[in-house]
RNA sequence: GCGGAUGGCUGGAUGACCGCGGGGGCCUCGGCCCGCGAGGAAAGUCCGGACUCCAUGAAGACACGGUGCCGGGUAACGCCCGGCGGGGAAACCCUAGGGAAAGCGCCACAGAGAACAGACCGCCCAUGCUUGCAUGGGUAAGGGUGAAACGGUGGGGUAAGAGCCCACCGCGGGACGGGUAACCGAACCGGCAAGGCAAGCCCCACCGGGAGCAAUGCCGAAUAGGGAUCUUGCGCGGGGCAACCCGCAGGGCCGUCUUCGCCUGAAAGAUCCGGGUUGGCAGCUUGAGCCCGUCAGUAAUGGCGGGCCUAGAGGAAUGGUCAUACAGAGGGGCAACCCUUGGACAAAAUCCGGCUUACAGGCCGUCCGCGCGU
Numbered sequence: 001g002c003g004g005a006u007g008g009c010u011g012g013a014u015g016a017c018c019g020c021g022g023g024g025g026c027c028u029c030g031g032c033c034c035g036c037g038a039g040g041a042a043a044g045u046c047c048g049g050a051c052u053c054c055a056u057g058a059a060g061a062c063a064c065g066g067u068g069c070c071g072g073g074u075a076a077c078g079c080c081c082g083g084c085g086g087g088g089a090a091a092c093c094c095u096a097g098g099g100a101a102a103g104c105g106c107c108a109c110a111g112a113g114a115a116c117a118g119a120c121c122g123c124c125c126a127u128g129c130u131u132g133c134a135u136g137g138g139u140a141a142g143g144g145u146g147a148a149a150c151g152g153u154g155g156g157g158u159a160a161g162a163g164c165c166c167a168c169c170g171c172g173g174g175a176c177g178g179g180u181a182a183c184c185g186a187a188c189c190g191g192c193a194a195g196g197c198a199a200g201c202c203c204c205a206c207c208g209g210g211a212g213c214a215a216u217g218c219c220g221a222a223u224a225g226g227g228a229u230c231u232u233g234c235g236c237g238g239g240g241c242a243a244c245c246c247g248c249a250g251g252g253c254c255g256u257c258u259u260c261g262c263c264u265g266a267a268a269g270a271u272c273c274g275g276g277u278u279g280g281c282a283g284c285u286u287g288a289g290c291c292c293g294u295c296a297g298u299a300a301u302g303g304c305g306g307g308c309c310u311a312g313a314g315g316a317a318u319g320g321u322c323a324u325a326c327a328g329a330g331g332g333g334c335a336a337c338c339c340u341u342g343g344a345c346a347a348a349a350u351c352c353g354g355c356u357u358a359c360a361g362g363c364c365g366u367c368c369g370c371g372c373g374u
Stems, first nucleotide, its partner, number of pairs: 001370010013324006020037002023034004039345001043356002046354005051212004057260006064208005069083005084097001085095004098203002103201002105197003120143002122139008151169006170192001171190003176185003216282004226273007235248005250264004289308008326343001328341005
């Protein structure tokens, strides 16, 4: 210098005038003044919470949904940090990573054979003859098919071969050592069994009520609906003159079932209470808050100290014009420079923590490869 990997920051600036939404102050109630007013994603609404209301009798079983190596962080998470295993690799990146010796199921096409397998070509032996073929047998090293062929490489061995035997690698086993753990390691034993798929069912462990600020509360006109009391009325059986009592059936109370327990007719009328939506107020922004310093920790993060208050609208304000320089783009010029143009994605709606997606340009750090120079 060129190319790349990775982690952050920023993403228009300054001033004037006009306008808009909240707040505060002054006031001669006409107005005037002061201060605040979008984001890193405010987005998608995909996870996790706060908050609010509703629901919820107990036990057992089942079902449904989610998560899934280990340790840590956190209010919590499917998030983050640090490790482990696997894959690719130069930095570095990816990882849908529990269990396949509980059971069921599946393994397309090709291929002879796809899971207690199999023999197409080949190799070897025997017999036969038409002397390179046929038949019978052995074999699974080599070829071929496939995503996958029942351990791999080398040697011995053999008619040819084969864990048949041996060495190394892989695999399995129980101890041992290291590590909090996932896991790692040399030695010993075993001649090789447990092919793959759980993102097919399933098994195991852990977690899980529902709805969402149009939640919800208060004020509040009529109507509908609702609640309480009273009256009429009320399934079956038994007892009682009767009021009523007992039992059963039916119905209701956990997503389903079982057992136990609790509650309980359907309907009509009258009186009283009360009363959704529309409207007003609250909820509403001081909060797992932000900044700085320091300590603990590899880190995520946490503790302590100091400082700060930073939109709160609600069919929804956050905008426009001008000027000045600054990036960027285009054109002209030998050059200094001149002219034109012009600012990424997007935008609060109860609030937080994440993830994902969009993003012109600019700045900073660490690392890798190649080339050149010293």
Annotation: Bacterial RNase P class A from Paracoccus cavernae, 374 nucleotides, folded computationally. The prediction has a mean pLDDT of 75. NCBI's taxonomy places the organism under Bacteria, Pseudomonadota, Alphaproteobacteria, Paracoccaceae, Paracoccus. It is recorded under the gene name rnpB. The sequence is in RNAcentral, with records from ENA. It matches the Rfam family "Bacterial RNase P class A". It is annotated as a ribozyme. From the family's description: Ribonuclease P (RNase P) is a ubiquitous endoribonuclease, found in archaea, bacteria and eukarya as well as chloroplasts and mitochondria.